Predicted 3D model of a 75-nucleotide RNA (transfer RNA) from a Candidatus Berkelbacteria bacterium. The sequence is in RNAcentral, with records from ENA.
RNA sequence: GCGCGCGUAGCUCAACGGCAGAGCAAUUGUCUUAUACACAAUCGGUUCUUGGUUCGAAUCCAAGCGCGCGCACCA
Numbered sequence: 001g002c003g004c005g006c007g008u009a010g011c012u013c014a015a016c017g018g019c020a021g022a023g024c025a026a027u028u029g030u031c032u033u034a035u036a037c038a039c040a041a042u043c044g045g046u047u048c049u050u051g052g053u054u055c056g057a058a059u060c061c062a063a064g065c066g067c068g069c070g071c072a073c074c075a
Base pairs, nucleotide, nucleotide: 001071002070003069004068005067006066007065010024011023012022013021018055026042027041028040029039030038048064049063050062051061052060
């Protein structure tokens, strides 16, 4: 340099055009002599950025940025 894939909560991931969610983590409560476990509740988002399409975009399109894999080049 070329091709492919990925980017959503603190972490791991769903949502494949119509309300942004789950598990773990965190906080609070119940339980316990106490801690842990268990149970319940709460909290947590500029869906990487910009633009476009659409009545409506996390989702489709374009460019950019970042990460991964493969190929190529190289002193």